[in-house]
Context: one part of a larger RNA
Molecule: small-subunit ribosomal RNA, 5' domain
Organism: uncultured bacterium
RNA sequence: GGACGAACGCUGGCGGCGUGCCUAACACAUGCAAGUCGAACGGGACUUAUUGGAAAGCGACUUCGGUCAAUGGAAGAUAAGUUUAGUGGCGAACGGGUGAGUAACGCGUGAGAAACCUGCCUUUCAGUGGGGGACAACAGUUGGAAACGACUGCUAAUACCGCAUAAAGUAUAUUGGGGGCAUCCUUGAUAUACCAAAGCUUAAUGUGCUGAAAGAUGGUCUCGCGUCUGAUUAGCUAGAUGGCGGGGUAGAGGCCCACCAUGGCGACGAUCAGUAGCCGGUCUGAGAGGAUGAACGGCCACAUUGGGACUGAGACACGGCCCAAACUCCUACGGGAGGCAGCAGUGGGGGAUAUUGCACAAUGGGCGAAAGCCUGAUGCAGCGACGCCGCGUGUGGGAAGACGGUCUUCGGAUUGUAAACCACUGUCAUCGGGGACGAUAAUGACGGUACCCGAGGAGGAAGCUCCGGCUAACUACGUGCCAGCAGCCGCGGUAAUACGUAGGGAGCAAGCGUUGUCC
Numbered sequence: 001g002g003a004c005g006a007a008c009g010c011u012g013g014c015g016g017c018g019u020g021c022c023u024a025a026c027a028c029a030u031g032c033a034a035g036u037c038g039a040a041c042g043g044g045a046c047u048u049a050u051u052g053g054a055a056a057g058c059g060a061c062u063u064c065g066g067u068c069a070a071u072g073g074a075a076g077a078u079a080a081g082u083u084u085a086g087u088g089g090c091g092a093a094c095g096g097g098u099g100a101g102u103a104a105c106g107c108g109u110g111a112g113a114a115a116c117c118u119g120c121c122u123u124u125c126a127g128u129g130g131g132g133g134a135c136a137a138c139a140g141u142u143g144g145a146a147a148c149g150a151c152u153g154c155u156a157a158u159a160c161c162g163c164a165u166a167a168a169g170u171a172u173a174u175u176g177g178g179g180g181c182a183u184c185c186u187u188g189a190u191a192u193a194c195c196a197a198a199g200c201u202u203a204a205u206g207u208g209c210u211g212a213a214a215g216a217u218g219g220u221c222u223c224g225c226g227u228c229u230g231a232u233u234a235g236c237u238a239g240a241u242g243g244c245g246g247g248g249u250a251g252a253g254g255c256c257c258a259c260c261a262u263g264g265c266g267a268c269g270a271u272c273a274g275u276a277g278c279c280g281g282u283c284u285g286a287g288a289g290g291a292u293g294a295a296c297g298g299c300c301a302c303a304u305u306g307g308g309a310c311u312g313a314g315a316c317a318c319g320g321c322c323c324a325a326a327c328u329c330c331u332a333c334g335g336g337a338g339g340c341a342g343c344a345g346u347g348g349g350g351g352a353u354a355u356u357g358c359a360c361a362a363u364g365g366g367c368g369a370a371a372g373c374c375u376g377a378u379g380c381a382g383c384g385a386c387g388c389c390g391c392g393u394g395u396g397g398g399a400a401g402a403c404g405g406u407c408u409u410c411g412g413a414u415u416g417u418a419a420a421c422c423a424c425u426g427u428c429a430u431c432g433g434g435g436a437c438g439a440u441a442a443u444g445a446c447g448g449u450a451c452c453c454g455a456g457g458a459g460g461a462a463g464c465u466c467c468g469g470c471u472a473a474c475u476a477c478g479u480g481c482c483a484g485c486a487g488c489c490g491c492g493g494u495a496a497u498a499c500g501u502a503g504g505g506a507g508c509a510a511g512c513g514u515u516g517u518c519c
Base pairs, nucleotide, nucleotide: 001519002518003517004516006515007514008513009512010511013391014390015389016388017387018386019384020383021349026347027346028345030344031343032342035090036089037088040087041086043084044083045082046081047080048079049078050077051076056071059068060067061066097302098301099300106227107226108225109224110223111222112221113220116219117218121215122214123213124212125211126210127209128208129163131161132160138153139152140151141150142149143148169194170193171192172191173190174189175188176187177186178185179184199207200206228274229273230272235265236264237263240262241261242260243259245257246256247255277299278298279297280296281292282291283290284289304325305324306323307322308321327338328337329336330335355381357380358379359378363377364375365374366373367372394424395423396422397421404415405414406413407412428460430455431454432453433452434451438446463508464507465506466505467504468489469488470487474503475502476501477500478499484491485490
């Protein structure tokens, strides 16, 4: 000198774009952050229409028992529509947060998989036949303070289970061709065995379902190289290193297991200890390098702590389940409930870091045929000079060089064209009017915002640090090694340009200084 997710002091007009718990991965009140589909299914509720006609009953008759009966519209039935607790499907593995752990194939880069998986999507081929039994909801009974159950009975489906069909599939056996990179890979033929399905709906035939092949996308695994400090850590290792056989997995593999062998790593730094998420990048520097990893993007890991599996195409799953632990809460003491490192917000810690805001209008995501619903992702607004950038706080004239202040050799000098005064301008701000783009028909949170027009009037808008040398900028008074200053050298003990105040000056400017950290 540059830089910062900064903090502190003094000061503070406006706008745009960014950015904002670096500390306690500390604890969390409250609200919201993942739902959706009635065009998969049965049921319930409501509305409308059609039907249906109960109770009541004007009136009439009456043998006083009642009969007829306008009106009245109940229960029920059918149809259509709306809505929905439950079954079912898809989603919830994305999106969002954090950096605790991790020195590791975690990340970066380059290869490999003759060892793998892939819902939705695209293309292609083939199929969608015929049956069965349940369980919710519901009804009844019942336990419990609650959370939540238990029993009996009924019922639907794109829920569940057999059967048929069966090859391009899988397995086994026999056999032919081609190829390679050890195991092998690939392409044919024959035989045997095994495996599938679901319907729904429109005005309109569209959308589902099953098997197979290929693609795309996403993932998994392996390897070469690179990836902080310490030797005041020198030896480490028993599933340890390898083999054979098996189990397991989507899949190779001590991943796991039985048996066998005794290996494997290490001064080219093993092991141990400390520290740390990695990268694209960012800061600095002429570069080499050094430092760093906030925001944005990619990967990884984690979700109170530890462990585990279930479901599923995909998780060993932040707002799922189970177990253990700590903590908090409810309780009728028998038992239960919870997890903000999602968005706001609270307490705490700290030098220090924001609103319990608006909207799904746009972009994107989930579901749905769609209308649409959901979306603290996102788009916006609010707060903070936290940063960068832009603008303003007037312009021109104006010497009696006014008053006042300061200094003075008392002549004057300086503040100083500065002010007053005169003539103008109207950026920003204020008030009034109009008023978008973002949205191809409709739909705008932002927002009556940006922007445009008009009005009035210099009015509402300048500070901070420094002035001994480095280093641009000097005098007076006060103080008297005191009070104090200070980045280094050093100032202050009676004329201090170095302390304090004033006048003057220098620098930067809505900032200026200080502190911290990096180059």